The part of an RNA shown here (small-subunit ribosomal RNA, 3' minor domain) has 144 nucleotides and comes from a Thermaceae bacterium. Model confidence (mean pLDDT): 82 of 100. Taxonomically the source falls in Thermaceae (Bacteria, Thermotogati, Deinococci, Thermales). The sequence was found in a public genome assembly. Its Rfam family is "Bacterial small subunit ribosomal RNA". Its family is annotated with structural constituent of ribosome and ribosome in the Gene Ontology.
[in-house]
Context: one part of a larger RNA
RNA sequence: CACCGCCCGUCAAGCCAUGGGAGUGGGUUCCACCUGAAGUCGCCGGGAGCCCGUCAGUGGGCAGGCGCCGAGGGUGGGGCUCAUGACUGGGGCUAAGUCGUAACAAGGUAGCUGUACCGGAAGGUGCGGCUGGAUCACCUCCUU
Numbered sequence: 001c002a003c004c005g006c007c008c009g010u011c012a013a014g015c016c017a018u019g020g021g022a023g024u025g026g027g028u029u030c031c032a033c034c035u036g037a038a039g040u041c042g043c044c045g046g047g048a049g050c051c052c053g054u055c056a057g058u059g060g061g062c063a064g065g066c067g068c069c070g071a072g073g074g075u076g077g078g079g080c081u082c083a084u085g086a087c088u089g090g091g092g093c094u095a096a097g098u099c100g101u102a103a104c105a106a107g108g109u110a111g112c113u114g115u116a117c118c119g120g121a122a123g124g125u126g127c128g129g130c131u132g133g134a135u136c137a138c139c140u141c142c143u144u
Stems, first nucleotide, its partner, number of pairs: 003107001005104001008100002011097001013094004018089003023084013039069001041067004049062004110131009
């Protein structure tokens, strides 16, 4: 490069990260129940076994039996977390794609705004609010 300007949104293409998602697969942790090794501790140690002691009555120890605790394992449920998931939502970016033209000059219906409804899209309409509206007229005030 200055209106042959600027510029908005849908749609199409590519890439990037991300939300939702029937779920799926891991990690970790908690709770309940079941099971329960070794071992300590407690009880028994009798109509049974072994050792020691005793004249004997019987005493002590070991084996053995039972119980509590108990690593681990199993079942069910919950928390946190990672990855993945058909499909789906928007977002960002990318010289020359599509549709329109909403905004910027009164941008050709002034614009913006809260809300409601509607519409391929920018958006439109209703109600209320603002001037950060052009134009024309009037009023008040200030300066010259």